Large-subunit ribosomal RNA, domain IV from a Candidatus Poribacteria bacterium, 362 nucleotides, folded computationally. Model confidence (mean pLDDT): 86 of 100. Lineage of the source: Bacteria > Bacteria candidate phyla > Candidatus Poribacteria. RNAcentral holds the full RNA, with entries from ENA. Its Rfam family is "Bacterial large subunit ribosomal RNA". Rfam links the family to the GO terms structural constituent of ribosome and ribosome.
[in-house]
Context: one part of a larger RNA
């Protein structure tokens, strides 16, 4: 010296990021138990009180029950009953410091936040407000469904059939879900425009069989040039021609989006009004310095002697806001925050002990 435990005078969180770790609680029986609530709950709420052995209450109360018996068609149904096990309330007595004597063996209350909950997860730093849930809503699918897998043979969906399957978002339950279809998406619909391939074949291009000029040659013939049928080839104009694009309606629990700038009431301040600009349409209800508030430790009230945390309002929302759901919400959490009560060596501040380690000697 480090570890692992014990025990401590007054205090009792002054320690800390934060009661982290210890302490406290602690089982059985009785008594008793509040807000609020979806009436089940919360609840062991909280507090309170009791707890050993001897005797007695008693071999009692109960239990189970061989057996016998009486009705009964049967099932069975009653009554009597030996034997087994076998209490408690309650009186009286004894003992310690202490009796759920040791060991196992809940700490509590109050206020918020998120999440409905019970459940799942980062195997080996996250357990959580994330995931998931029942429950809601749109959409797709009419069965050889839709949709997956797989080259395909085939299979899964399903030996299901729209009360049934897939896809996507929300997330228990309670009030509720507001405008905006210009933009993207998707969904009907359609006259003219656009326009792939394909089809079409006016048109040229190449090739030349023949023709015709020129030059050589007596001639046969050679050599050069124009022109050019048909066939073969290369192109290739018109016109035709879906879907989409486009026109046109729908749809937001579809992806999303919800404005500024002057002026006004008989103190002042403020603007129910009003006026203009823009827009598809200006954010309805609800909530609000919030897990969102930048200024900012906002202002006020509450708790404390003192509060950047909390909690209650206010609303100037830098930048909530309604199924990317909004706002409450009983139960519920090894969530999270503040706060109180007990109880402690967390702490003023440290002491002493116990076992082990290190160290010495062997």
């Nucleotide at each position: 010296u480090u570890c692992u435990c014990g025990u401590u005078a007054a205090g009792g969180a002054a320690c800390u990021a934060g009661g982290c770790a210890a302490a406290a609680u602690g089982g059985c029986c009785c008594c008793g138990u509040a807000a609020c609530u979806u009436c089940g709950g919360a609840a062991g709420a909280a507090g309170g009180g009791g707890u050993g052995c001897u005797u007695u209450g008693a071999g009692u109360a109960a239990g189970c029950g061989a057996u016998a018996u009486a009705c009964u068609u049967a099932c069975g149904u009653g009554u009597a009953a030996a034997g087994c096990u076998g209490a408690a309330a309650g009186a009286a007595g004894c003992c310690g410091c202490a009796g759920u004597a040791a060991a196992g063996c809940g700490g509590c209350c109050c206020a918020g936040g998120c999440g409905a909950c019970u459940g799942u997860u980062u195997a080996c730093u996250a357990a959580a407000a994330a995931c998931a849930c029942a429950g809601g809503u749109c959409u797709c699918u009419g069965c050889u469904a839709a949709g997956u897998c797989g080259u395909a043979a085939g299979a899964c969906g399903a030996u299901g059939u729209a009360u049934a399957g897939g896809g996507a978002c929300u997330g228990a339950c309670g009030c509720c879900u507001g405008c905006c279809c210009g933009g993207u998406g998707c969904c009907g619909a359609g006259a003219a425009g656009u326009u792939a391939a394909a089809a079409g074949g006016a048109g040229g291009g190449g090739u030349u069989a023949g023709u015709c000029c020129c030059g050589a040659g007596c001639a046969a013939u050679c050599g050069g040039g124009a022109c050019g049928a048909a066939g073969c080839u290369c192109u290739g104009a018109a016109u035709c021609g879906a879907a989409g694009c486009c026109u046109c309606g729908g749809u937001a629990a579809a992806c999303g989006g919800c404005g500024g700038c002057a002026a006004u009431a008989a103190c002042u301040a403020u603007a129910a009004u009003u006026g203009u600009c823009c827009u598809a349409a200006g954010g309805u209800a609800g909530c609000g310095a919030a897990a969102u508030u930048c200024c900012u430790c906002g202002u006020c009230g509450g708790g404390u002697a003192a509060a950047a945390u909390c909690c209650g309002a206010c609303c100037u929302g830098c930048a909530c806001g309604a199924a990317u759901g909004g706002c409450g919400u009983a139960a519920c959490g090894a969530u999270u925050u503040g706060g109180g009560c007990g109880c402690u060596g967390u702490c003023u501040c440290a002491a002493c002990g116990a076992g082990a380690u290190a160290c010495u000697c062997g």